[in-house]
RNA sequence: GAAGCGGUUCAGGUGAUCGCGCCCCGCACGAACACGCGGGGUGAGGAAAGUCCGGGCUCCAUAGGGCGGGAUGCUGGGUAACGCCCAGGCCUCGUGAGGGGACGGAAAGUGCCACAGAGAACAGACCGCCGACGGUGAGGAAGCGGUGGCAGGGAGCUCCAGCCAUCUCGGACUCAAUCGGGCAAGGGUGAAACGGCGAGGUAAGAGCUCACCGCCCCGUCAGCGAUGACGGGGGCACGGCAAACCCCAUCCGGAGCAAGACCAAAUAGGUUCCGCCCGGUCCGAAAGGACCGUAGGACGGCCCGUCUGAAAUUAAAAGCGAGCCGCCGGCUUUACCGGGGCGAGCGCGGGGGUCGGGGGCAUCGGAGGACUUUGGUUCUUCUUUGCCGCACGGGCCCCCGAAUAUAAUGGACGGAACGGGUUGGUUGCUUGAGGUCCCGAGUAAUCGGGAUCCCAGAGAAAUGAUCACCGCCCCGGCGGAGCGAUCCAACGGGGGACAGAACCCGGCUUACGAACCGCUUCAGUA
Numbered sequence: 001g002a003a004g005c006g007g008u009u010c011a012g013g014u015g016a017u018c019g020c021g022c023c024c025c026g027c028a029c030g031a032a033c034a035c036g037c038g039g040g041g042u043g044a045g046g047a048a049a050g051u052c053c054g055g056g057c058u059c060c061a062u063a064g065g066g067c068g069g070g071a072u073g074c075u076g077g078g079u080a081a082c083g084c085c086c087a088g089g090c091c092u093c094g095u096g097a098g099g100g101g102a103c104g105g106a107a108a109g110u111g112c113c114a115c116a117g118a119g120a121a122c123a124g125a126c127c128g129c130c131g132a133c134g135g136u137g138a139g140g141a142a143g144c145g146g147u148g149g150c151a152g153g154g155a156g157c158u159c160c161a162g163c164c165a166u167c168u169c170g171g172a173c174u175c176a177a178u179c180g181g182g183c184a185a186g187g188g189u190g191a192a193a194c195g196g197c198g199a200g201g202u203a204a205g206a207g208c209u210c211a212c213c214g215c216c217c218c219g220u221c222a223g224c225g226a227u228g229a230c231g232g233g234g235g236c237a238c239g240g241c242a243a244a245c246c247c248c249a250u251c252c253g254g255a256g257c258a259a260g261a262c263c264a265a266a267u268a269g270g271u272u273c274c275g276c277c278c279g280g281u282c283c284g285a286a287a288g289g290a291c292c293g294u295a296g297g298a299c300g301g302c303c304c305g306u307c308u309g310a311a312a313u314u315a316a317a318a319g320c321g322a323g324c325c326g327c328c329g330g331c332u333u334u335a336c337c338g339g340g341g342c343g344a345g346c347g348c349g350g351g352g353g354u355c356g357g358g359g360g361c362a363u364c365g366g367a368g369g370a371c372u373u374u375g376g377u378u379c380u381u382c383u384u385u386g387c388c389g390c391a392c393g394g395g396c397c398c399c400c401g402a403a404u405a406u407a408a409u410g411g412a413c414g415g416a417a418c419g420g421g422u423u424g425g426u427u428g429c430u431u432g433a434g435g436u437c438c439c440g441a442g443u444a445a446u447c448g449g450g451a452u453c454c455c456a457g458a459g460a461a462a463u464g465a466u467c468a469c470c471g472c473c474c475c476g477g478c479g480g481a482g483c484g485a486u487c488c489a490a491c492g493g494g495g496g497a498c499a500g501a502a503c504c505c506g507g508c509u510u511a512c513g514a515a516c517c518g519c520u521u522c523a524g525u526a
Stems, first nucleotide, its partner, number of pairs: 001522010012470007020043008045498001049509002052507005057256004064304004069252005074088005089103001090101004104247002109245002111241003126187002128183003133180004137175003143169001145167006152160002195213002198210003214236001215234008260427004270418006277411002279292005296308003312409004319346002323342003327339004348401008358390001359388004365382007434453008472495005479488003
């Protein structure tokens, strides 16, 4: 001199004039308040931003349990709490000062690893290496036998043995290549290839063996712990991904100051529609009351639990009847008669569904009429296909029915659409897990003690405007010092970042100007 890392502080200052918000005091007006005047005090941030975490506080009758859902994730501390802060451990980035980490579990289970590649977790042979074992090709020793020749020993026979040549069989061994086969060490592919490196061993290889690492198990030591170090033994195998599902541990009601509380005022307790319902018991002459429920409601997506908890009057329809009875009577009995009970079925009243008929709409085609620029438009009728609900009526099926199906009127609960009123005021609202200073404990975060201080509360939103000087930064620079690089410097001009509380705190993240302190690396000089 340059480049970096970590931390701290500030966020222009002073004065004058005018103007604002809140609080307090006084004056004046006045019944009082408000308005007005005067005085005093005070008035944006370190991020007020983001709305990402954690709370205080308020409400939801209780805030109970479970499921679901969500968050965090090494260890030890701090804190009201946290996903934050501090100190450590491990991994990782950086030469370093230092920075970062979504840091429990892959041997509970499921799943994924594209493409490339032989093969991607009970893997695998593309290029290659080997040629041990067995085979193929060439050469070929020993050996057995045959033929011919030569010659030897023995008394002889053809008994024994030898040499040479040649032929058939034979096959130790050698050479070259390769087949069956062996290999996964080398190369290639890939983000990643089923431990790394060195030596031995092998036909070539491989933890096949050994040493050192790595991994697993056991033990010792240090530490609160995460972990680390050492020693022993061992198989040499058990890739990655959980910001994949999942498992484990810990934690979590919901909504939020537009939370809430109070006052005042006003309207339409509005209209229409849909679903479902208006139960039981007791007292009472009735009106009505009480109890038990049901639907519904109340915290939060669901379940349980708990609490709460409804609302009626009137009208109302057709019978027939096979069969059965251990029923009753006539009658003591049979037969018979009468009564009663049960009672399928058929009807009657009503509801629902479905299918035709009739009707409507749309669509395709044909015929006829009218118009026409001969493209076409419109009306009527017939037919094809699809859809619709209307009022009436029919068939079939199902359901209900005199102790009520159903209908009318009214009502309860839940919901939908339209419409009306109020969108006013006070409060919540600033004294707090508060700030500052000192002492003590602690590596620190922070905690304890003492002293002192009050430091915004607006309500469409207050703190601003002007002038002067000083200070900081940038440009120029009279002049001065110095050998020089360079330094000082009157004066002039310009500029000063990010950005404004809104219930309040503790954090994180993002934006941004300046100064200082400590540390690291590089270059040069002495």
Annotation
This is a predicted structure of a 526-nucleotide RNA (Bacterial RNase P class A) from a Nitrospirota bacterium. The sequence was found by an Rfam model in a public genome assembly. It matches the Rfam family "Bacterial RNase P class A". It is annotated as a ribozyme. Rfam's curators write: Ribonuclease P (RNase P) is a ubiquitous endoribonuclease, found in archaea, bacteria and eukarya as well as chloroplasts and mitochondria. The organism belongs to Nitrospirota, within Bacteria.